[in-house]
RNA sequence: GGCCUAGUGGUGAAGUGGCUAACACGGCGGUCUGCAAAACCGCUAUUCGCCGGUUCGAUUCCGGCCUAGGCCU
Repeated sequence: GGCCUAGUGGUGAAGUGGCUAACACGGCGGUCUGCAAAACCGCUAUUCGCCGGUUCGAUUCCGGCCUAGGCCU
């Protein structure tokens, strides 16, 4: 230098054109309890790496860039 894959909450991770972006862990608040743990309930992503494009509409498609991993030279 070329090619491939990925980048989503505090963490792991699903989703893949339109509804309120699942789920688990964590955190916060509450119920319960003599106190706590456990259990249960609620909250926790206005910007899904950044910039632009396509579209009536983009986390999702396209281009560039950045970052991480891999392959080739």